[in-house]
RNA sequence: GGGCCUAUAGCUCAGUUGGUUAGAGCCCUCGACUCAUAAUCGAGUGGUCCCUGGUUCAAGUCCAUGUGGGCCCA
Numbered sequence: 001g002g003g004c005c006u007a008u009a010g011c012u013c014a015g016u017u018g019g020u021u022a023g024a025g026c027c028c029u030c031g032a033c034u035c036a037u038a039a040u041c042g043a044g045u046g047g048u049c050c051c052u053g054g055u056u057c058a059a060g061u062c063c064a065u066g067u068g069g070g071c072c073c074a
Base pairs, nucleotide, nucleotide: 001073002072003071004070005069006068007067010026011025012024013023019057028044029043030042031041032040050066052064053063054062
């Protein structure tokens, strides 16, 4: 220098052909249970979907640029 993949909650990830409220597990907080703790059960908090711009009636999803991370070639 060239090519490919990737970015969604504190962490690991899902999100179908673009469409009705953005979700799961773990963590955390509260409660139940227990003499107490763990386990188990119930409830709750937590998101500018990496930035900017574009397409569209409508974008986490499509397109372009940039940035971070990973891989390959030279």